[in-house]
The part of an RNA shown here (small-subunit ribosomal RNA, 5' domain) has 490 nucleotides and comes from Pseudobryopsis hainanensis.
Context: one part of a larger RNA
Formats: sequence, C1' cells, structure tokens
RNA sequence: GGAUGAACGCUGGCGGCAUGCCUAACACAUGCAAGUCGAACGAGUAGCGUUAAAACUUAGUUUUAGCAAAACUAGUGGCGGACGGGUGAGUAACGCGUAAGAACCUACCUUUGGGUGUAGAAUAACAGUUGGAAACGACUGCUAAUGCUGCAUACGCUGAGGAGCAAAAGGAGAAAUUCGCCCAAAAAUGGUCUUGCGCCUGAUUAGCUUGUUGGUGAGGUAAAGGCUUACCAAGGCAACGAUCAGUAGUUGGUCUGAGAGGAUGAUCAACCACACUGGGACUGAGACACGGCCCAGACCUCUACGGGGGGCAGCAGUGAGGAAUUUUCCGCAAUGGGCGAAAGCCUGACGGAGCAAUGCCGCGUGAAGGAUGACGGCCUGUGGGUUGUAAACUUCUUUUCUCAGAGAAGACAUCCGACGGUAUCUGAGGAAUAAGCAUCGGCUCUCUGUGCCAGCAGCCGCGGUAAUACAGAGGAUGCAAGCGUUAUCC
Repeated sequence: GGAUGAACGCUGGCGGCAUGCCUAACACAUGCAAGUCGAACGAGUAGCGUUAAAACUUAGUUUUAGCAAAACUAGUGGCGGACGGGUGAGUAACGCGUAAGAACCUACCUUUGGGUGUAGAAUAACAGUUGGAAACGACUGCUAAUGCUGCAUACGCUGAGGAGCAAAAGGAGAAAUUCGCCCAAAAAUGGUCUUGCGCCUGAUUAGCUUGUUGGUGAGGUAAAGGCUUACCAAGGCAACGAUCAGUAGUUGGUCUGAGAGGAUGAUCAACCACACUGGGACUGAGACACGGCCCAGACCUCUACGGGGGGCAGCAGUGAGGAAUUUUCCGCAAUGGGCGAAAGCCUGACGGAGCAAUGCCGCGUGAAGGAUGACGGCCUGUGGGUUGUAAACUUCUUUUCUCAGAGAAGACAUCCGACGGUAUCUGAGGAAUAAGCAUCGGCUCUCUGUGCCAGCAGCCGCGGUAAUACAGAGGAUGCAAGCGUUAUCC
C1' cells in the first nucleotide's frame, strides 16, 4: 500500500447493488416450513333440483318418503415426505480434486416389442360392547378397491442337460378415445464400487498389524472384495515416515503479489458429513431417513403417579455466550418443486419489502459575480498580517427535498402483480433539508495554559517556566458521508 462476513470511537443527507451469529453442533416459548389425489375405494355429511303422499291453504308454503346434479372429507389405497432448506460437529479418509476402470442398481420421463385371462380370502372406515386421567387402545360383527392371494399364460431368468421359476388393475367418457397396469429390451438421468497421482504439523511419536496379508470352500450384497465365516499358509505396512498425537470439512474460488509464491475456504457453485447424544433396522427405485419408527442416555415437560409427550445445525423469534451479526413482515404475481386428467392445492424454496454506512458504486450539501479586502477571531515588531471572494450583497439554478397530478414493464392464447401507487414522467415551491473525522517533532506552525504534573506515544522519544511532541484556540494539510483506532492476511 491492498484486503476484511469485521468490531470500537466521533459523525451521519440520498439512491442502486450486495452482505449480515466468525462465539455456545448452547438451550429453546409461539407460529409457520410437505403435502396432494373423490377421474383408485367403501362410507359419511349437508343437499340445488325433482317425483309421490299428507297438512295448512288455494298465490303457494310446510312436513314425510324416494331419486339425485354439483360439493366436502375421517379412513383404506397411490405418489411425494431420500428433493428443496440448514449446519460444519466429526473426518488426514478414495473424504475431496484429477485421470482412469468394472462386477452393478436406477421410481417418474422417452423409445420399441408383447400382454392386461380366471378365481378367491381378508381388513380399516362403520356399528355394538369395553379399558384408560391422557396418549392411545381391546373384543365382536359387516364391507370396498388400482390393497392382498391362488391358478393359467410368457420373445425373460436359472441350469451342462432333463428341467425349473416369475405378471398384471382398473378409472373417466354416450362413444370414439384417453389416463393407467404387467413383462422384456434400449436410452437418458441419478447413484454404488475399485484404482494411479495430489492434499497440514510433530521423530521430545519407531516400530505397527491377527480378519491382520494371501488362498480354497461357503454365506452375503444391486455388485467386485476378509464384506462375513470355516480351514490352510505366514504374511502385510514402515525413515520415500508406518503407527501414534495434534489440527482441519475438501474443491471451484477469494485476498495479496509483476510473477513464482504466500494466506484463506463468509456469500455463490460442486462434492462429503451431520440432524439432542449413542446404537439399530423397517418401508421403499432410492434412507439406515432434519420436521419417520424402535432401544438406551442426558435434558425439558404433562400426569388422576399407573403412564405419556418433545427435539429450530428450516424461516422468523427468545434466552445465554460474545467486541459483534436483522423482521415472531408480504406474496405464491414470477422462477422452480410435490400431487392431480384438469380446475387447483401445498411450497419461510423462491420473489419481495423491513432493519444495519457492514461493504462497493453513484449523487448531493449550491453556481456565477462580489474589496470598504467589512465586523468578529487569531497573531503582531502596533505599522500591519491572516482568516478571505470566504461572508454580507446581486443574479441564477433545483440534482436532492416538500406538495400535487399521471403512472408502468416484469404476464405468456386468456385470467392472474406480492413488490406498489413503487420505479419513472409532469407541474409548483423555495438556497431551501444535508459535513464531518484525523493529523501537523523527525512527517506541513503559531499563541495561551500546564510545569517530569496532567498527559502523549507506531519507533526514536516529548513534558522538570519561553513545549512547533501534553490540553485548548487560531491557522494549515489529508480524506470525505465518512474519518480514525484495533484485530488478522499478503
């Protein structure tokens, strides 16, 4: 000199665009953050309308019993809750980066070839009885399906061969048709696995290892493999640093530097890991699953003491910690995602607004003229010098500001705009609403006060009666809505 997710002190007009718990992966009140489908299914609710009967009344109204459009939904069922969002605790590892590889899986989407036959048993909802304070159940009975099961069939799979094995579902529509379902093959996308090379510090850590290293058989997996197991062999790693210990998410990047390099890993993007702590599996195409389940633990909480409930490292917000980091806001209008045939519903992703000079960029705080070089201040050798064209004053302008009027694009074949009466435009008013901070011994200067005191200080150092070094004032300089200090990196 440059830089920062900064903080502190003094000061503070506006706009655009960014950024905003670096500390306690500390604990969390409250609300919201993942639902959707009635065109899979039975049932229920209420019921426009309509048919019949009765009553009142003769306009018609009310009641009862049927049919029933459109609507809603607790339950069964399907798809999605493995994405999106957060955090960086752990991890020195095939974790990441890069370059290769093979023994694999892949829902939804696309393409191709076939198929969608037949039969059956249940169960929730519901009803009845009943337990419990609650959470939540128990028993009996009924019922449906795109839920479940048997048989048949198969361009597939297994097997040396004989041979063996495996499927399906219907819905909407008057219909044409359409949306589905099953098997197989391919493609795409996503993922799993293996390997070469690279990736911090310590030798005041020198030896480490028994499923350890390899083989055979078996098991297991989507899949290769000590992945697991039985047996056999005794190997494997290591001064080219094993093991141990410490530290740390990695990368694209970012900062600095002419570069080489050094430092760093906020925001954005890719990968990984985690979800109160530890362990486990279930379901599923996919999880060993942040807002799923089970067990254990710590903590909080309800209780009728028998037993229950909870997990903000989602968005806001609270307490605590800290030098320090925002609103319990608006909207699904856009982009994207889930479900749905669609209408649509959901979406704290996202789009926006709010707060903060936290940063970067831009603009302004007036312009021109104006000498009696005014008053005042400061200095003075008392003549004057300086502040200083600075002010006053004259003329002008209106970026900003205030008020009033008009008013978007962003939205597509139509509808739909949170932002927002915002941006922007027009008119009116009036210099009006807007300057500070630091420094001046070496490194731009004087006066007064103080008198080794009070104090300053980045280093040298200054201050003990004439202090250009302290404090104030005047003047000057630098930067400027900022300036200075502190911390850290180059």
Model confidence (mean pLDDT): 84 of 100.